[in-house]
Notes:
Small-subunit ribosomal RNA, 5' domain from an uncultured bacterium, 523 nucleotides, folded computationally.
Context: one part of a larger RNA
RNA sequence: ACGAACGCUGGCGGCGCGCUUAACACAUGCAAGUCGAACGAGAAGCUGUAGCAAUACAGUUGUACAGUGGCGAACGGGUGAGGAAUACGUGGGUAACCUACCCUCGAGUGGGGAAUAACCCGCCGAAAGGCGGGCUAAUGCCGCGUACGCUUCCGUCCUUGCGGGGACGGAAGGAAAGCCAUGCCGUGGGUAUGGCGCUCAAGGAUGGGCUCAUGUCCUAUCAGCUUGUUGGUAGGGUAAUGGCCUACCAAGGCAACGACGGGUAGCUGGUCUGAGAGGACGAUCAGCCACACUGGCACUGCGACACGGGCCAGACUCCUACGGGAGGCAGCAGUGAGGAAUAUUGCGCAAUGGGCGAAAGCCUGACGCAGCGACGCCGCGUGGGGGAUGAAGGUCUUCGGAUUGUAAACCCCUUUCGGGAGGGAAGAUGGGACGGGCAACCGUUCGGACGGUACCUCCAGAAGCAGCCACGGCUAACUUCGUGCCAGCAGCCGCGGUAAUACGAAGGUGGCAAGCGUUGUUC
Numbered sequence: 001a002c003g004a005a006c007g008c009u010g011g012c013g014g015c016g017c018g019c020u021u022a023a024c025a026c027a028u029g030c031a032a033g034u035c036g037a038a039c040g041a042g043a044a045g046c047u048g049u050a051g052c053a054a055u056a057c058a059g060u061u062g063u064a065c066a067g068u069g070g071c072g073a074a075c076g077g078g079u080g081a082g083g084a085a086u087a088c089g090u091g092g093g094u095a096a097c098c099u100a101c102c103c104u105c106g107a108g109u110g111g112g113g114a115a116u117a118a119c120c121c122g123c124c125g126a127a128a129g130g131c132g133g134g135c136u137a138a139u140g141c142c143g144c145g146u147a148c149g150c151u152u153c154c155g156u157c158c159u160u161g162c163g164g165g166g167a168c169g170g171a172a173g174g175a176a177a178g179c180c181a182u183g184c185c186g187u188g189g190g191u192a193u194g195g196c197g198c199u200c201a202a203g204g205a206u207g208g209g210c211u212c213a214u215g216u217c218c219u220a221u222c223a224g225c226u227u228g229u230u231g232g233u234a235g236g237g238u239a240a241u242g243g244c245c246u247a248c249c250a251a252g253g254c255a256a257c258g259a260c261g262g263g264u265a266g267c268u269g270g271u272c273u274g275a276g277a278g279g280a281c282g283a284u285c286a287g288c289c290a291c292a293c294u295g296g297c298a299c300u301g302c303g304a305c306a307c308g309g310g311c312c313a314g315a316c317u318c319c320u321a322c323g324g325g326a327g328g329c330a331g332c333a334g335u336g337a338g339g340a341a342u343a344u345u346g347c348g349c350a351a352u353g354g355g356c357g358a359a360a361g362c363c364u365g366a367c368g369c370a371g372c373g374a375c376g377c378c379g380c381g382u383g384g385g386g387g388a389u390g391a392a393g394g395u396c397u398u399c400g401g402a403u404u405g406u407a408a409a410c411c412c413c414u415u416u417c418g419g420g421a422g423g424g425a426a427g428a429u430g431g432g433a434c435g436g437g438c439a440a441c442c443g444u445u446c447g448g449a450c451g452g453u454a455c456c457u458c459c460a461g462a463a464g465c466a467g468c469c470a471c472g473g474c475u476a477a478c479u480u481c482g483u484g485c486c487a488g489c490a491g492c493c494g495c496g497g498u499a500a501u502a503c504g505a506a507g508g509u510g511g512c513a514a515g516c517g518u519u520g521u522u523c
Base pairs, nucleotide, nucleotide: 001521002520004519005518006517007516008515011380012379013378014377015376016375017373018372019338024336025335026334028333029332030331033071034070035069038068039067045060046059047058048057049056050055078291079290080289087216088215089214090213091212092211093210094209097208098207102204103203104202106200107199108198109197110144112142113141119134120133121132122131123130124129150173151172152171153170154169155168156167157166158165159164178196179195180194181193182192183191184190185189217263218262219261224254225253226252229251230250231249232248233247234246235245236244266288267287268286269285270281271280272279273278293314294313295312296311297310316327317326318325319324344370346369347368348367352366353364354363355362356361383413384412385411386410393404394403395402396401417464419459420458421457422456423455427450431446432445433444434443435442436441467512468511469510470509471508472493473492474491478507479506480505481504482503488495489494
């Protein structure tokens, strides 16, 4: 010094921290949705009206639940298994690259087509789910036209850091989608303006990919290692270089400056210690990496080889009508197990941030808060002043007394904390709705989980609040009794065998104090 644990004890508050072990297995709930201003469809129930009723109509409602489509789901959150270098830190390169959403700028947004889910009908299945037929829409999909400074090829010129960049000319190729508001015409809709979109091109920003140098634990009781291995040519693949992959050719490449092998380990900013140099560590917070039951694989996509997506194999668990299916908490809580040991199946989206949306808003176990734990740090309290007959009691005694000790009693005072009562926030100068206004803006109004919390005032009353360890030396603090090498103590030296300051108890004293000791680990 600690993410600690254990023993004894325990009043309050603030701020932090809280499975270091089994990357063991998981019941249950929640943790990623959103958009009707992209699109087609569209209830039930209830209420009302009519009716004897069946029923019809209207409202709830173009609502709910689904479906197509878009964006998000690659972020955020968790864990540290693996990995000693496809990692991390620092500094470069990319003339070898990509980047959705965002910003700036230029140009465009013409005209067509065919389907398909939802839905209806039928069928199979225990279920999960699936098959066939029919209808339909779009910002879904596909042609055509047009187009640039885009792509490919050819030619000329300029420039350069010489596998690059730029200019001009030619050929070929490649785009798109609509929706909403307002006005007008009109009622099939069209048109103008504005907004949001869409397409192509250029630049930026952001985020990444690749690559180089250098640094990064122990082991030589690991000394040789390597065949896609090292290099070349050609091709494939990728956003992109490259044995990344394939064919062929050559025989190289690494190593005592430690290759190869084995062990251990996420790395860093930092943390702890130390005068420093250094040593040890890498919880919380922040950056990067890796992983998501185990192993492998690709699909979609700007981005994944994808924790809460898919496929295959395996182990395990569950359902089954035995034919077949379902699942993955190293998300937040929580359970069992392991362990010396680590918390609530809480509240809220009010704030901050994120996703979607024109917006209202919806979602958000991120986050903000609350709960539990002296686990840590810090602060406060358990009273203050006076008070000698030096009371009683205890202990010791040389029996005179000494000590506990101004300590108590007693007198005066205060009321923090705790208790009770009343008031009561900031966090919301932002945001939304409504009204006015051309607009800037103005007015009204709504909204806080924490929380009736913090804080303020008042009331009563010293009242409710101290322990733990030590006292032989190191090391601050001493006597009596008990015990008698016994019982026991102990970090080291060592104590105990009849006068033990070392064991046990008591009185006294010392140290720290809501803590004190012990154990473990590091310097």
The RNAcentral record of the full RNA draws on ENA, Greengenes and SILVA.